[in-house]
RNA sequence: CGAGUUGGCCGGACGGCCGCGUCGGCGGUUCUUCGGAAUCGCCGCCGAGGAAAGUCCGGGCUCCGAAGGGCAGGGUGGUCGGCAACACCGACCCGGGGUGACCCGCGGGACAGUGCCACAGAAAGCAAACCGCCUGGCGCGGCCUCGGCUGCGGCAGGCAAGGGUGAAACGGUGGAGUAAGAGCCCACCAGCGUCCGAGGCGACUCGGGCGGCUCGGCAAACCCCACCCGGAGCAAGGUCAGAUAGGAGGCGUCCUAGGGCGGCCCGCCCGAGCCUCCGGGUAGACCGCUAGAGGUCGUCGGCAACGGCGACCCGAGAUGGAUGGCCGUCGGCCCGGGCUCCGGCCCGGGCGCACAGAACCCGGCUUACAGGCCGACUCGUCCG
RNA sequence: GGGGUCGUAGCCCAAUGGCAGAGGCACGCGUUUUAGGUGCGCGACAGUGUGAGUUCGAGUCUCACCGACCCCA
Numbered sequence: 001c002g003a004g005u006u007g008g009c010c011g012g013a014c015g016g017c018c019g020c021g022u023c024g025g026c027g028g029u030u031c032u033u034c035g036g037a038a039u040c041g042c043c044g045c046c047g048a049g050g051a052a053a054g055u056c057c058g059g060g061c062u063c064c065g066a067a068g069g070g071c072a073g074g075g076u077g078g079u080c081g082g083c084a085a086c087a088c089c090g091a092c093c094c095g096g097g098g099u100g101a102c103c104c105g106c107g108g109g110a111c112a113g114u115g116c117c118a119c120a121g122a123a124a125g126c127a128a129a130c131c132g133c134c135u136g137g138c139g140c141g142g143c144c145u146c147g148g149c150u151g152c153g154g155c156a157g158g159c160a161a162g163g164g165u166g167a168a169a170c171g172g173u174g175g176a177g178u179a180a181g182a183g184c185c186c187a188c189c190a191g192c193g194u195c196c197g198a199g200g201c202g203a204c205u206c207g208g209g210c211g212g213c214u215c216g217g218c219a220a221a222c223c224c225c226a227c228c229c230g231g232a233g234c235a236a237g238g239u240c241a242g243a244u245a246g247g248a249g250g251c252g253u254c255c256u257a258g259g260g261c262g263g264c265c266c267g268c269c270c271g272a273g274c275c276u277c278c279g280g281g282u283a284g285a286c287c288g289c290u291a292g293a294g295g296u297c298g299u300c301g302g303c304a305a306c307g308g309c310g311a312c313c314c315g316a317g318a319u320g321g322a323u324g325g326c327c328g329u330c331g332g333c334c335c336g337g338g339c340u341c342c343g344g345c346c347c348g349g350g351c352g353c354a355c356a357g358a359a360c361c362c363g364g365c366u367u368a369c370a371g372g373c374c375g376a377c378u379c380g381u382c383c384g
Numbered sequence: 385g386g387g388g389u390c391g392u393a394g395c396c397c398a399a400u401g402g403c404a405g406a407g408g409c410a411c412g413c414g415u416u417u418u419a420g421g422u423g424c425g426c427g428a429c430a431g432u433g434u435g436a437g438u439u440c441g442a443g444u445c446u447c448a449c450c451g452a453c454c455c456c457a
Stems, first nucleotide, its partner, number of pairs: 001380010012330007020047002023044009049355001053366002056364005061233004068266004073229005078092005093107001094105004108224002113222002115218003130163002132159005138153006171189005190214001192211008237287004246278006258270003294313008331353001332351008385456007394409003402440001411427005433449005
């Protein structure tokens, strides 16, 4: 210099005018139970995000019949750790990809069972043989030195080496062996199981011995195993205020109908009223409501995620839902032109300028994103 | 806030994980007709919303996005 990998961060700045919302102060008006409330005006402070989004996980909080057991259902799935918890994060192991930095993995179990493996192929999971190889005898031939040798056809049997099919075919190479062959046997190698030794908390790795030689794949098919999960959600829930008109039908008042009940059952409780239909009525205010597993910096422990300690900081809270509009300077981007020492610079014009916007809160994940900044590392080439 | 269904040709829809996709309407051409329509015959039109993954193989299974619709409070 070129080509890449990866981690983190920012995501306009300053100012003026007008507008909106919460809160505070002052003033006016109305009401008042004299505490205050409502409304209007003025002034002041503050007023979206890294994702506020999707709502995919996990928690806090609140209520429910206290949530004890079973079934059903759902989730997770290498190991160790972190965390309030998680499907998140870190480190490591294994497998795959890449020359490499590094990336990807829903990464338990296929000798518990069931199921599937199209087409092709002899055969797709427990055995089997299309072409082929070999043996025997039979039939028809050929040669002949009459002992035999050999060709073709079909029959009986042996084999699984070679060919062929397929995504996948029951180990690979070499030798011995045989009628031909074959882990049938032997050596080495790959793989599996088992035993021993070493290392590691562990997943696992390394080494050695033995064994039968070798018993596919799919669980993002059912399923099995281990572990986890009570349900609902701020329209949770609470306080205050306010409204109402009954009628018809059915069941029951005989521990029984029915209900609390929210997957079902066990279990628990209430029980004289309950259910359906028609009709009528209220649909307001306040609390919850924002300071929390919070952030920054330093230090210590840890490879890290993270944790301990100390200091400092923390100014949205709407409820038909505020956070907007205009302008100026700088910055940025785009277009055109010029200059250039190729790093950029100057002039003119255009664009308010990425994705997007709180609604109980928090930790993650995922997705969207103009433009820009910083760090670490790899490969290639060149120079010193 | 909670839950569910679906996406295949211009439209409506089918397809058990298996030759990558059936059918109807519509469209084009030919034929029938004086002409149009009808009828008959032939043809074209999709790579299954997007992107990954599992698998020998994906419209189908899994995950993440995008879009549409429905239900409850």
Model confidence (mean pLDDT): 76 of 100. Predicted 3D model of RNase P RNA and transfer RNA as a complex of 457 nucleotides. It holds a member of the Rfam family "Bacterial RNase P class A". Rfam classes the family as a ribozyme.